Predicted 3D model of a 102-nucleotide RNA (SAM riboswitch aptamer (S box leader)) from Cytophaga hutchinsonii ATCC 33406. Taxonomically the source falls in Cytophaga hutchinsonii (Bacteria, Pseudomonadati, Cytophagales, Cytophagaceae). The coordinates come from a structure-prediction model, not an experiment, and the mean pLDDT is 78.
RNA sequence: CAUUUAUACAGAAUAGGGAAGAGAGCAGGCUCAAUGAUCCUAUAGCAACCGACUUAAAGAACGGUGCUAAACCUGCCCAAAAAUAAAAGGGAACUAUAAAUU
Numbered sequence: 001c002a003u004u005u006a007u008a009c010a011g012a013a014u015a016g017g018g019a020a021g022a023g024a025g026c027a028g029g030c031u032c033a034a035u036g037a038u039c040c041u042a043u044a045g046c047a048a049c050c051g052a053c054u055u056a057a058a059g060a061a062c063g064g065u066g067c068u069a070a071a072c073c074u075g076c077c078c079a080a081a082a083a084u085a086a087a088a089g090g091g092a093a094c095u096a097u098a099a100a101u102u
Stems, first nucleotide, its partner, number of pairs: 002101007013043005021032003026075004044068003049064003053059002076091003
């Protein structure tokens, strides 16, 4: 890389570096960004998937990951509604993370 399973409306930021776009990709919106974003590093924190620990449920947070703007939204199908519009519900697809397998 691929397949399977689970989760994705909660939670958690400072410092330094760096310099122009960034929020996965495409399209449309919306937002963040020289009062320095995205990103990288350090520290801190959140969470609890796996291992270890205690255990009745569960807890706790030692190790391996992960994460720390807005859930960013919409796109396909169904239902509902409307009339060519908006909001909101369910599912699928995509994506991300974890675990297992090859």